RNA sequence: ACGGGCGAGGAUGACCCUAGACACUCCGUUCCACAGGGGGGCCGAAGAAGCAAACCGGAAAAGUGGCAGUUUUUCCGCGGAAACUGACAGGCAAAAGGAAGGUCAUCGGACGAUACUUUGGAGAGACCACUUCAGUGUGGAGCCAACGAGGAUAUAACCAACCGGCAAAAGGACAGAGGA
Numbered sequence: 001a002c003g004g005g006c007g008a009g010g011a012u013g014a015c016c017c018u019a020g021a022c023a024c025u026c027c028g029u030u031c032c033a034c035a036g037g038g039g040g041g042c043c044g045a046a047g048a049a050g051c052a053a054a055c056c057g058g059a060a061a062a063g064u065g066g067c068a069g070u071u072u073u074u075c076c077g078c079g080g081a082a083a084c085u086g087a088c089a090g091g092c093a094a095a096a097g098g099a100a101g102g103u104c105a106u107c108g109g110a111c112g113a114u115a116c117u118u119u120g121g122a123g124a125g126a127c128c129a130c131u132u133c134a135g136u137g138u139g140g141a142g143c144c145a146a147c148g149a150g151g152a153u154a155u156a157a158c159c160a161a162c163c164g165g166c167a168a169a170a171g172g173a174c175a176g177a178g179g180a
Stems, first nucleotide, its partner, number of pairs: 002112002010107007022040001024039004041092003047088001049085002056077009116178005127140004142166003148162001150159002
């Protein structure tokens, strides 16, 4: 500086939309399907759980100080979020359910978003040929999707793949903390 008492963040209800992974196998039944029980394999987005930094505390060591104290480092705890993590619950044809998003209504009553600092933060070939000090550069064929941009009568974690990316670093939607 922008939005907000012409009602913020939050909560509840209804409706719309919404990905992933065995129509696996054995028993069961006159046969099939369903319910139920067993076997192995997988998903990750109901719900629940775990943790990073900040905050706070304890111990030890070092510095400083006349002392009280104070500063730094190490270790231990406290605390603590996410689309991360694992996989308890749940799920793996359809149906049902389904985070996030949208619309409407209601409760409530003061913040919210962006910028800035900081902490966590997924996916996919260190592919092949030539080249380079090099995972550098050029070309080839694959793959990812969470920067940006595109699609949808609105919007997104949906769809697609222009830009971007496929060891580490960097980047990174999103999430926590925090000032001057």
Molecule: glycine-GGAnGA riboswitch aptamer
Organism: Sinanaerobacter chloroacetimidivorans